The RNA shown here (transfer RNA) has 73 nucleotides and comes from bacterium HR34. Its Rfam family is "tRNA". By type it is a transfer RNA. The coordinates come from a structure-prediction model, not an experiment, and the mean pLDDT is 83.
RNA sequence: GCGGCCGUAGCUUAAAGGUAAAGCAUCAGGCUGUGGCCCUGAGGACUACGGGUUCGAGUCCCGUCGGCCGCCC
Numbered sequence: 001g002c003g004g005c006c007g008u009a010g011c012u013u014a015a016a017g018g019u020a021a022a023g024c025a026u027c028a029g030g031c032u033g034u035g036g037c038c039c040u041g042a043g044g045a046c047u048a049c050g051g052g053u054u055c056g057a058g059u060c061c062c063g064u065c066g067g068c069c070g071c072c073c
Stems, first nucleotide, its partner, number of pairs: 001071007010024004018055001026042005048064005
């Protein structure tokens, strides 16, 4: 330099173009002599960044940035 894959909550992952969900973690309550386990509930991401298409974009298109893999020199 070229090609491919990936970027969503603190972490790990969902989400066939229609108001972003879950597990773990965190917080509160219940249970318990205390703690853990367990049960109930709550908060937390405008989806890496900037554009485009569309009535509507995490999803489709273009560019940029970052990560991983391969190829060339």